[in-house]
RNA sequence: GCAGAAAAAGCCAAACUCGUCGUGAGACGGGGGCGGAAAGCCAUGGGUCUUCAAGCAGAAGACAGCCGGGUUGCCUCCA
Numbered sequence: 001g002c003a004g005a006a007a008a009a010g011c012c013a014a015a016c017u018c019g020u021c022g023u024g025a026g027a028c029g030g031g032g033g034c035g036g037a038a039a040g041c042c043a044u045g046g047g048u049c050u051u052c053a054a055g056c057a058g059a060a061g062a063c064a065g066c067c068g069g070g071u072u073g074c075c076u077c078c079a
Stems, first nucleotide, its partner, number of pairs: 001078001003076002011036002016031006034065001040071003044068003047063006
């Protein structure tokens, strides 16, 4: 540096549910475990969703477990 998850040590945590916050998408914490080799982080390019507006359009937000991209990292094989 590339590849991989067979091994080993581990990690994260879908749906659902309880509590809290939010107009909302949703977020946080507890339970839970569908899955994940970055399901670590970043809203940079698309996309989807929410609110305001609504004639075209636009503005402000949300989603990183939607797809790209950037960046950091454990183990192992190979170079």
Molecule: c-di-GMP-I-GGC riboswitch aptamer
Organism: Candidatus Vecturithrix granuli